[in-house]
RNA sequence: GGUUUCGUGGUCUAGUGGUGAUGACACUGGACUCUGAAUCCAGUAACCCGAGUUCAAAUCUCGGCGAAACCU
Numbered sequence: 001g002g003u004u005u006c007g008u009g010g011u012c013u014a015g016u017g018g019u020g021a022u023g024a025c026a027c028u029g030g031a032c033u034c035u036g037a038a039u040c041c042a043g044u045a046a047c048c049c050g051a052g053u054u055c056a057a058a059u060c061u062c063g064g065c066g067a068a069a070c071c072u
């Protein structure tokens, strides 16, 4: 330098144009308990940036940034 793939709460992850962005872990509060653990309930918190297409974009297109693999 080229090709391909990827970027979503603190971490990991689902989503293939449509209505509240999913689940798990973690964290906070509560229930239970003599206390703690475990269990149960509730809550906090996210689409890398910009432009375009569309009635509607996390999703499609283009550019940028970043990461990984392969080739040179």
Base pairs, nucleotide, nucleotide: 001071002070003069004068005067006066007065010025011024012023018055027043028042029041030040031039048064049063050062051061052060

RNAcentral holds the sequence, with entries from Ensembl Plants and Rfam.
This is a predicted structure of a 72-nucleotide RNA (transfer RNA) from Selaginella moellendorffii.
NCBI's taxonomy places the organism under Eukaryota, Streptophytina, Selaginellales, Selaginelloideae, Selaginella.
Rfam family: tRNA. Rfam classes the family as a transfer RNA.